The RNA shown here (Bacterial RNase P class A) has 336 nucleotides and comes from a Burkholderiales bacterium.
Rfam family: Bacterial RNase P class A. Its family is annotated with ribonuclease P activity, dimeric ribonuclease P complex and tRNA processing in the Gene Ontology.
It is recorded under the gene name rnpB.
């Protein structure tokens, strides 16, 4: 130079404008006051590395819950880490790979059942495909011993436990639509009061009269819905340093605040600077059968720019993802 492995990183930049969600200042408007507003106007913040799949493991909430058996389910080399784990780290075994590495449910097969495709008398139980030798029996045979050929991965040697089992540790249910506060209208419950023709209330826009309908009407209270509010983001958090460990990780000390919406905001335009990848022209090299082919860290136009979006929160696994940056280390070539 090329190919490859492992770990971390980013995930266009800046500008102007017009949105939108939160939080805040001024001004308006409601309210007596607390305080409120799709009102007008600054200033700030505002998705992700997987916010996904919901696939595991906890924290949180509620319900159940004296204890221990039975029944389920999950997990399996060894020690380690960790709130915890089907998660990580290191090590051994095993398979892949020239090699860095990279995969692996990897405990038990003399507890007990079960299965071992095709071939093969036979696959563990019954048996017997041939051949010696012995016993029985007139005889077909039939028992015992010994040895061989042939199948097949495997032939009384044994494999399979992502087959049932055994051991071992572990494990209540159900999820923010949890679950907690405030609370309307109608229907319904309870009480207390008026009223039932000597009529409470109702309606004819409002008041008297008067006409019509007429058994219920009123007020408390108390459970629910609607609807709002609260859980709601400061955390097992993020950096930075110092120390322990072989490494996951763990201790100190410093800093620091980085979305909280809810039928759901986080976004649209323009401009310019960059990077990729394609088309086109124009320069250049290279080739040529003069038609044209091929290449270019080169200019310049145009066009496209990955997967995907928080919704209680963390710790993981997986699965998507155009490009681009750093590191370590491994094979191959090559030149001193």
């Nucleotide at each position: 130079g090329g190919a490859g492995u492992c770990g971390g990183c980013c995930a266009g930049g800046c500008a102007g404008u017009c949105g939108c969600u939160g939080c805040u200042g001024g001004c308006c408007c409601c309210g007596c006051a607390a305080g409120g507003g799709u009102g007008c106007u600054g200033g700030u913040a505002g998705a992700g590395g997987a916010a996904a799949g919901u696939c595991c493991g906890g924290g949180c909430u509620c319900c159940a819950c004296a204890g221990a058996g039975c029944g389920g389910g999950a997990u399996g080399c060894a020690g380690g880490g960790u709130a915890a784990c089907c998660c990580c780290c290191u090590g051994g075994c095993g398979c892949g790979g020239u090699g860095a590495c990279g995969c692996g449910a990897c405990g038990a097969a003399c507890a007990g059942g079960g299965c071992c495709a095709c071939a093969g008398a036979g696959a563990c139980g019954a048996g017997u495909c041939g051949c010696a030798g012995g016993g029985c029996g007139c005889g077909a045979g039939u028992c015992c011993u010994g040895c061989g050929g042939g199948u097949g991965a495997a032939a009384c040697g044994g494999g399979c436990a992502a087959c049932c089992u055994c051991c071992a540790u572990c494990c209540g249910g159900a999820g923010c639509a949890a679950c907690a506060c405030c609370a309307a209208a109608u229907a319904g419950g309870c009480a207390a009061g008026c009223g039932c023709c000597u009529g409470a209330g109702g309606u004819c826009g409002g008041c008297u009269c008067g006409g019509c309908c007429g058994a219920g009407c009123u007020u408390g209270c108390g459970g629910g819905u609607a609807g709002g509010u609260g859980g709601c983001u400061a955390g097992a958090g993020c950096c930075c340093c110092g120390g322990g460990g072989a490494g996951a990780c763990c201790c100190g000390g410093g800093g620091u605040c980085g979305a909280g919406a809810g039928g759901a905001a986080u976004g649209g335009c323009u401009g310019u600077c960059g990077u990729g990848g394609c088309c086109g022209c124009a320069c250049c090299c290279c080739u040529u059968u003069c038609g044209g082919g091929g290449g270019g860290c080169u200019g310049u136009g145009g066009c496209c720019a990955a997967c995907a979006g928080a919704a209680c929160c963390c710790g993981g696994c997986u699965u998507a993802u155009c490009g681009g940056c750093c590191g370590g280390c491994u094979c191959c070539c090559g030149a001193u």